[in-house]
Context: one part of a larger RNA
């Protein structure tokens, strides 16, 4: 000298961007962090309105808990473990998969048979149950059809354990429906109305293809250690078989003895990897906070399940530790999500506000619902901008230090005069971030149609946490706004006083034993300033 997520000590005005658990992957009180569709579907309760003489029955709306769907495998944390099953860069897959999104092709006929919710009965302290009866569906389950896939069979290319493409024609593989709309007909209902039947979106089913996503595979590179030198039986191959979407000792039976090491196997320590990030001319050394990509991991260890995706952070099950409730029989939980507790520790923030932006989820859509995010609070923690006044003023004032008593120095500095008003402090005004979304008209395409929807235009009307912020004008008044470290050399700055090898300083050199520029105080100075030093740690 430059850096840091620091910390400590003095001190301390703002205002902007950015940063703030580096130790116990320690234990957590309490609130929130994942829903969502009624346009799938039954059924409750509750208001409103129709139809009928009543029973009733119908239609709308609101809530709700259940069935089903889509999401919960993003998104947010954390770095225990991991030296390789991981990054990083570069192929490979003729060994594979892929919900939702595009896009291309073909279909969606016809039935069944149960189950929650709900009712009754009934167990338990509680969690949760158990029995018997009822009911729907885009839940489930046969049958039908195959455009097409799978699958043997023959032929033809090719980059050949296999792909492609062609031919016959045996086997195997699907589906679900619901919103809007409507002139004639047609069926049911006493009526309101419900349906067939056109039309329109929305979904379902098979097949391909895209796109983005993941699996696996191989080269290279990737920390110390040799005061670890030998290491390995599923261990290296091979053959059949299983098993996976998928190659493969992944796995299981038999058979062969093989496979790796001084170019460092095998062990032991350490350690998430990178893009980068400090520093340094550069080489290179350190490093891996915040940001972006991967990985692992969710009390501790072990398991499937369900799914297009987990072997699954706010899912299930088993074991173990802890903690809590309990009628002692049996139960509940898992903040390395936002805050926030309590512990350790030199040390690290609010138990705020909103979805009003952007982004994700469900929904046709309004719209819910998201501690993601977008904001605010605190910390000088760091960086980067502003101010603490500006001119002018010599009786060179008064005080203070010094002194050879002449003076000298603080010092244009103060006091004055005369300005000015950034910040701060009043007053008024006052944003951008708002894209959308609702209604209502016209217009296009479309249609059996002037309807629904759809696409456009106009017209009205509404959405904003931050926030009366930011930012503009005004008012008044220098008024509210300076420290900290140092002065022997290195190193920029000196004099007197006090101590007297004491009491102390100290990066190195070393000072202090009676005149100490080195120490402790004053006055002067000097460096940097909202900060100065100190330590600690890289370069």
């Nucleotide at each position: 000298g430059a850096u840091u997520g620091a910390a400590c000590g003095c001190u301390g005005a703002c205002g902007g961007c950015g940063u703030g658990g580096a130790u116990g992957a320690g234990a957590c009180a309490u609130g929130c962090a994942a829903g969502u569709c009624g346009a799938a579907c039954g059924c409750a309760a509750a208001a409103a309105g129709g139809a009928g003489c009543a029973a009733u029955c119908c239609u709308u709306u609101u809530u709700g808990a259940g069935u089903g769907g889509c999401g919960a495998a993003a998104g947010g944390g954390u770095u225990a473990g991991u030296a390789a099953g991981g990054c990083a860069u570069g192929a490979g897959u003729a060994a594979u998969u892929u919900a939702c999104c595009a896009g291309u092709a073909a279909c969606c006929u016809g039935g069944g048979g149960a189950u929650a919710a709900c009712g009754a009965u009934u167990g338990g302290a509680a969690a949760c149950g158990a029995u018997c009866g009822c009911u729907a569906a885009u839940a489930c389950c046969g049958a039908a059809u195959g455009a097409g896939a799978u699958g043997g069979u023959c032929c033809a290319u090719c980059a050949a354990a296999g792909a492609u493409g062609g031919a016959a024609g045996a086997a195997u593989c699907a589906a679900a429906g619901u919103g809007g709309g409507g002139g004639a007909u047609c069926c049911u209902g006493a009526a309101a109305g419900g349906g067939a039947c056109c039309u329109u979106g929305c979904g379902g089913u098979u097949a391909c293809u895209g796109a983005g996503g993941a699996g696996c595979u191989c080269a290279u590179g990737u920390a110390g250690u040799a005061u670890c030198a030998g290491c390995u039986a599923g261990u290296u191959g091979g053959u059949a078989g299983g098993g996976u979407a998928a190659a493969g000792g992944c796995c299981u039976a038999c058979c062969a003895a093989g496979g790796c090491a001084a170019c460092g196997a095998c062990g032991c320590u350490u350690a998430g990897g990178c893009g980068g990030a400090u520093u340094g001319a550069g080489a290179g050394a350190u490093u891996g906070a915040c940001c972006g990509c991967c990985a692992a991991c969710a009390c501790u260890g072990g398991g499937a399940c369900u799914g297009a995706g987990a072997c699954a952070c706010u899912g299930c099950c088993c074991a173990g530790a802890c903690u809590c409730c309990u009628a002692c029989g049996g139960g509940a939980g898992g903040c390395a999500g936002c805050a926030g507790u309590c512990g350790a520790g030199a040390a690290u923030a609010u138990u705020u506000c909103g979805c009003a932006a952007u982004g994700g989820g469900c929904g046709a859509a309004a719209g819910c619902c998201u501690g993601a995010c977008g904001a605010a609070g605190c910390g000088a923690c760091g960086c980067c901008g502003u101010g603490u006044g500006a001119a002018u003023g010599a009786a060179g004032a008064a005080g203070g230090c010094c002194c050879u008593u002449g003076g000298g120095u603080u010092g244009u500095a103060a006091a004055g005069u005369u300005c000015u008003g950034u910040c701060g402090u009043c007053u008024a005004a006052g944003a951008a971030c708002a894209a959308g979304g609702a209604u209502a008209a016209c217009u296009g395409a479309g249609u059996a149609a002037u309807a629904u929807a759809c696409a456009g235009u106009u017209a009205u009307u509404u959405u904003g946490a931050g926030a009366g912020u930011a930012u503009u004008a005004g008012a008044g008044a220098a008024g509210g706004a300076a420290g900290c470290a140092c002065c022997g050399g290195c190193u920029a700055a000196c004099u007197c006083c006090g101590u007297g090898c004491c009491a102390g300083c100290a990066g190195c050199u070393g000072c202090g034993g009676u005149a100490a520029u080195a120490c402790g105080g004053a006055g002067g100075g000097u460096g940097c300033a909202a900060g100065c030093g100190u330590u600690a740690a890289u370069c």

Small-subunit ribosomal RNA, 5' domain from a metagenome, 539 nucleotides, folded computationally. The prediction has a mean pLDDT of 83. The full RNA is in RNAcentral, with records from SILVA.